[in-house]
Molecule: transfer RNA
Organism: Spirochaetales bacterium
RNA sequence: CGGAGCAUAGCACAGCCUGGUAGUGCGCUCGGUUCGGGACUGAGAGGCCGGAGGUUCGAAUCCUCUUGCUCCGA
Repeated sequence: CGGAGCAUAGCACAGCCUGGUAGUGCGCUCGGUUCGGGACUGAGAGGCCGGAGGUUCGAAUCCUCUUGCUCCGA
């Protein structure tokens, strides 16, 4: 320098292809259970999706540019 992949909650990921309320597990908070803890269990909080722009009635999702990381090639 050229190409490819990844970026979504504190952590690990799904959702993207096929645009239409942003989800799961762990963790966290409160409650039940227990003498207490763990385990089990009920409820809840927490992200508007790496950044910017565009298309659209509507964008995590489509298009363009860009940042970071990883891989391949030169």